[in-house]
């Protein structure tokens, strides 16, 4: 550093089974796609739950704080197969 090649991984929507209040997590099908689409929520970000309070006549909007998710939204950390 990823242009060719080779051996191979990985698997988004969906479907199903499970866990979960939900985002979503797990398995098993399935391939949009991935050169770290392997790990790790430290910093943005989106997103769910909660919810002082705020605003309405009222359904109800908004929402601080709080607890979570995403690693296939960046960016930081950590290892790493193949090749040149």
């Nucleotide at each position: 550093c990823g242009a060719a090649a080779a051996a191979g991984g990985c698997a988004a929507a969906c479907c199903c089974g499970u866990c979960g209040c939900g985002a979503g997590g797990c398995g098993g099908g399935g391939a949009c796609g991935c050169a770290a689409a392997g790990c790790c929520a430290g910093a943005g970000g989106u997103c769910u739950c909660u919810a002082a309070g705020c605003a309405c006549g009222a359904u109800u909007g908004c929402a601080g704080u709080g607890a979570g998710a995403u690693a296939g939204c960046u960016c930081g950390g950590c290892c790493g197969c193949c090749g040149a």
Predicted 3D model of an 84-nucleotide RNA (c-di-GMP-I-GGC riboswitch aptamer) from a soil metagenome. Model confidence (mean pLDDT): 87 of 100. The sequence is in RNAcentral, with records from MGnify.